[in-house]
RNA sequence: CGCUCAUCCAGAGAGGUGGAGGGACCGGCCCGACGAAGCCUCGGCAACCGCUGAAAAAAAUCAGCAGGUGCCAACUCCGGCAGAAUCCGCAAUCUGCGACGAUUCUGGAAGAUGAGAG
Numbered sequence: 001c002g003c004u005c006a007u008c009c010a011g012a013g014a015g016g017u018g019g020a021g022g023g024a025c026c027g028g029c030c031c032g033a034c035g036a037a038g039c040c041u042c043g044g045c046a047a048c049c050g051c052u053g054a055a056a057a058a059a060a061u062c063a064g065c066a067g068g069u070g071c072c073a074a075c076u077c078c079g080g081c082a083g084a085a086u087c088c089g090c091a092a093u094c095u096g097c098g099a100c101g102a103u104u105c106u107g108g109a110a111g112a113u114g115a116g117a118g
Stems, first nucleotide, its partner, number of pairs: 001118001003116006013042005021031003025080004043072003047069003050065005076110001081107007088098004
């Protein structure tokens, strides 16, 4: 770096340094001189792996630990593509047609994290 699989409505921040950006991309909406990113220290969380226990083994599940990875504003902050329902207008008469937008739902895309093989 791409590939496969799983998960993404839970959880968890202080200090120092730094000095204007950050929330992947685009649009929106937010965070930020009451101090952004980055870096350091300490702390925390427990998603995946790992370990321990629940009578002996395996699987599943649950609980615990915090060794590896990871994470600690907002549901992956919301939407992006497709479909469905409702709201609307027109014709008309119990139905048909239509476009944009809004809301909700379903699926997907993209992204992130882990595990695995390359």